Source information: Large-subunit ribosomal RNA, domain VI from Pillotina corrugata (SeqCode), 271 nucleotides, folded computationally. Model confidence (mean pLDDT): 88 of 100. Lineage of the source: Bacteria > Pseudomonadati > Spirochaetota > Spirochaetales > Pillotina.

Context: one part of a larger RNA
RNA sequence: CGUUGGAUAGUUGAGAGGGUCUGUUUUUAGUACGAGAGGACCGAAAUGGACGAACCACUGGUGUACCAGUUGUCCUGCCAAGGGCACGUGCUGGGUAGCUACGUUCGGAAAGGAUAACCGCUGAAAGCAUCUAAGCGGGAAGCCUGCCUCAAGAUAAACUAUCCCUGAGGAAUUGAUCCUCCUAAAGGUACCAGGAAGACUACCUGGUUGAUAGGAUGGAGGUCUAAGCAUAGUAAUAUGUUCAGCCGACCAUUACUAAUAUACCGUGAGA
Numbered sequence: 001c002g003u004u005g006g007a008u009a010g011u012u013g014a015g016a017g018g019g020u021c022u023g024u025u026u027u028u029a030g031u032a033c034g035a036g037a038g039g040a041c042c043g044a045a046a047u048g049g050a051c052g053a054a055c056c057a058c059u060g061g062u063g064u065a066c067c068a069g070u071u072g073u074c075c076u077g078c079c080a081a082g083g084g085c086a087c088g089u090g091c092u093g094g095g096u097a098g099c100u101a102c103g104u105u106c107g108g109a110a111a112g113g114a115u116a117a118c119c120g121c122u123g124a125a126a127g128c129a130u131c132u133a134a135g136c137g138g139g140a141a142g143c144c145u146g147c148c149u150c151a152a153g154a155u156a157a158a159c160u161a162u163c164c165c166u167g168a169g170g171a172a173u174u175g176a177u178c179c180u181c182c183u184a185a186a187g188g189u190a191c192c193a194g195g196a197a198g199a200c201u202a203c204c205u206g207g208u209u210g211a212u213a214g215g216a217u218g219g220a221g222g223u224c225u226a227a228g229c230a231u232a233g234u235a236a237u238a239u240g241u242u243c244a245g246c247c248g249a250c251c252a253u254u255a256c257u258a259a260u261a262u263a264c265c266g267u268g269a270g271a
Base pairs, nucleotide, nucleotide: 001153004176005164006163007162008161009160010159011158015150016149017148018147021049022048023047024046025045026044027043033038051107052106053105054104055103059101060100061099062098066094067093068092069091070090071086072085073084074083075082076081111145112144113143118138119137120136121135165270167181168180169179170178171177182268187265188264189263190262191207192206193205194204195203212258213257214256215254216253217252218251219250221247222246223245228241229240230239231238232237
């Protein structure tokens, strides 16, 4: 921009893409078959491999400053307590959220249709025979559906529901025309607080009729018993206060802070 007024939601599915894998074991059954050795079709079930998707309750990984420990050195006047640097985390032990696989769950199907090779029925030409010439069946991991995803720019531009707009005057080239005044809907955008979204954009949530982010409070969870003081010990240290203290992302509650105010687009019933 189009889809023949504008808009908000929800659909249909032309079409496109993905997927389509396979082993072993048990049973049927040591049955059919076979002198024996051996050893099935058909059917039923279980369990794997590779591949793929989703997810984070479990098991793990990561988690650059969440907690603790610790060495050297410098600093906060000193003690104590802390901070910086030693990687672009000093090192070490753990670890929330998120992201993840080594973790978990699920998938390939069933079924239908038309067929290939092939197997048939009926059947003449050709009194026989013949699956074929007329006619009618069966038949594959393959084809078309079926399953998953996208999908109306599918220009043949689809459909459904709901919402919105019901002024005046004039010109002349009488047209899907133009000009002036009035009017500015539904809805959208800008702007702002943000995010399971994200390079930007887009998308999604929210904007005081508000839990959108921060803060606060509570909880979950992590670390593992803070500092100070007291007691014991010459002291290192231990014990008590103390399952303490501290705490990023998680879950709630709460308007304390910030989402204020506002502007613009979009028209007037639609050949």